[in-house]
Predicted 3D model of a 393-nucleotide RNA (Bacterial RNase P class A) from Acidiphilium sp. 37-60-79. The sequence was found by an Rfam model in a public genome assembly.

RNA sequence: CCAGACGGCCGGGCAGCCGCUGUCGUGAUCCAAUCACGAUGGAGGAAAGUCCGGGCUCCACGGAACAACGGUGCCGGCUAACGGCCGGCGGGGGCGACCCCAGGGAUAGUGCCACAGAAAACAAACCGCCCGCGCGCGCAAGCCCGCAGGCAAGGGUGAAACGGUGCGGUAAGAGCGCACCGCGCGACCGGUAACGGUCGCGGCAGGGUAAACCCCACCGGGAGCAAGACCGAAUAGGGGUGGCCGGCGGCGUGAGCAAUCAUGGCCGCAGGGAUGUUUCGGCCCGCCGCCCGGGUUGGUCGCGCGAGGUGCGCAGCAAUGCGCAUCCCAGAGGAAUGGCUGCCCCGUGCGGCAACGCACGGACAAAACCCGGCUUACAGGCCGUCUGGUAUU
Numbered sequence: 001c002c003a004g005a006c007g008g009c010c011g012g013g014c015a016g017c018c019g020c021u022g023u024c025g026u027g028a029u030c031c032a033a034u035c036a037c038g039a040u041g042g043a044g045g046a047a048a049g050u051c052c053g054g055g056c057u058c059c060a061c062g063g064a065a066c067a068a069c070g071g072u073g074c075c076g077g078c079u080a081a082c083g084g085c086c087g088g089c090g091g092g093g094g095c096g097a098c099c100c101c102a103g104g105g106a107u108a109g110u111g112c113c114a115c116a117g118a119a120a121a122c123a124a125a126c127c128g129c130c131c132g133c134g135c136g137c138g139c140a141a142g143c144c145c146g147c148a149g150g151c152a153a154g155g156g157u158g159a160a161a162c163g164g165u166g167c168g169g170u171a172a173g174a175g176c177g178c179a180c181c182g183c184g185c186g187a188c189c190g191g192u193a194a195c196g197g198u199c200g201c202g203g204c205a206g207g208g209u210a211a212a213c214c215c216c217a218c219c220g221g222g223a224g225c226a227a228g229a230c231c232g233a234a235u236a237g238g239g240g241u242g243g244c245c246g247g248c249g250g251c252g253u254g255a256g257c258a259a260u261c262a263u264g265g266c267c268g269c270a271g272g273g274a275u276g277u278u279u280c281g282g283c284c285c286g287c288c289g290c291c292c293g294g295g296u297u298g299g300u301c302g303c304g305c306g307a308g309g310u311g312c313g314c315a316g317c318a319a320u321g322c323g324c325a326u327c328c329c330a331g332a333g334g335a336a337u338g339g340c341u342g343c344c345c346c347g348u349g350c351g352g353c354a355a356c357g358c359a360c361g362g363a364c365a366a367a368a369c370c371c372g373g374c375u376u377a378c379a380g381g382c383c384g385u386c387u388g389g390u391a392u393u
Stems, first nucleotide, its partner, number of pairs: 001389010012344007020042009044364001048375002051373005056224004061281006069220005074088005089103001090101004104215002109213002111209003126155002128151003132147003136143002163181006182204001183202008228301004238292007247269005252263004271285003308327008345362007
């Protein structure tokens, strides 16, 4: 100097004038409302997507077990929690810095592997290799055809072909034998663990696919600030009408001279209901419609002091935790946070030796309950660390 990888930051600044809004203070009036003045604050790193996890609010009867449904999936750690983050292991990519993985199980079972190919499974022979017999050709080596055997090492097909490379062996071959790798089993060592290493034995092996169904382990109520609470508001705790159902006993009440009858009253038992099933405990006990009619369109809260920000120190590889100090950093309610002007800044192009001049451009994009993440978008610029290459010394 060139190329690359990872991480962080900014993304306009200053001044003037005018305007909007929250809080506080003062005054106009005693209060409310309103107005004026002053001080002070006022849209992001993603506010976006609504993909996860929570805080908070309300609801579902609650506890336990099971089922269904959904989510996650190597190990360890962080966190309020997560499908997030950090560190590691294994696999893959890259010369490398680094990056990627929907990473448990294929010996529980089922399914699938098109086309091509002989064959995609407990196999099989398209081109072939070898041996034997027979016929023919040839001086010979040998060649052609047919039949009966042996082979899967060579070639071809394919994403993948019953382990790979090499040596020996064989008629030709084959883990047939051997060495190494691989695969299976075992022992020991290291590590919290995932896993790694060493040694030994060996019938030397049917593959892939679970982001196919499935099995295993762990986790999981629902709805959401348009949640919800309060105040205010109702000729009105409304009026009329139909159908179905209405167990047993005691008490009370009413009728009756009494026996007895009635009773949506009280208590007990039984029965029923709200739930996917069972069990335990509690709660409720009538159900189904039709017509008329009042209120609900208002106000206040929820609404920002937090799993909070920043600085320093300690512990830790780190995520992060702890301690000390310091700060308050939007709260509207159809929705404020802006408009204009000037100068400066950054980038591009042109002119110019330069100074500089002219022109153009300055991204993605707006809070609406809040927080921790993930994902997506982003003109231009700055900083740091590391990797590769080139040149010089």
Its Rfam family is "Bacterial RNase P class A". Rfam links the family to the GO terms ribonuclease P activity, tRNA processing and dimeric ribonuclease P complex.